[in-house]
């Protein structure tokens, strides 16, 4: 250098033909049980905010009413191939 494949919260993983992003599940928080713990159950957890609300799929651009999903540039990681005087 060419090819192809991945990149989503603290973590694992979802998400139909483009149509409410994080389902579930683990792990944290709070709470009840308890003498106290473990277990259990019961809330709640993306990210900023007091709240409304805004914002967010690896960066950055396009297209579309609407993009994690299509397109184009880039970065990083994995595999394959070529070079290697």
């Nucleotide at each position: 250098g060419c090819c192809g494949g991945a990149u989503u919260g603290g973590c694992g993983g979802a998400a139909u033909u483009g149509g409410c992003a994080g389902a579930c599940g683990c792990g944290g928080c709070g709470c009840a049980c308890u003498c106290a713990a473990a277990a259990u159950g019961c809330g709640u957890u993306g990210u900023c905010g007091a709240a409304a609300g805004a914002c967010g799929u690896g960066a950055g651009g396009g297209u579309u009413c609407g993009a994690g999903u299509c397109c184009c540039u880039c970065a990083u990681c994995c595999g394959g191939c070529a070079c290697c005087a």
Annotation: Predicted 3D model of an 85-nucleotide RNA (transfer RNA) from Leucobacter coleopterorum. Its Rfam family is "tRNA". It is annotated as a transfer RNA. NCBI's taxonomy places the organism under Bacteria, Bacillati, Micrococcales, Microbacteriaceae, Leucobacter. It was read from a public genome assembly.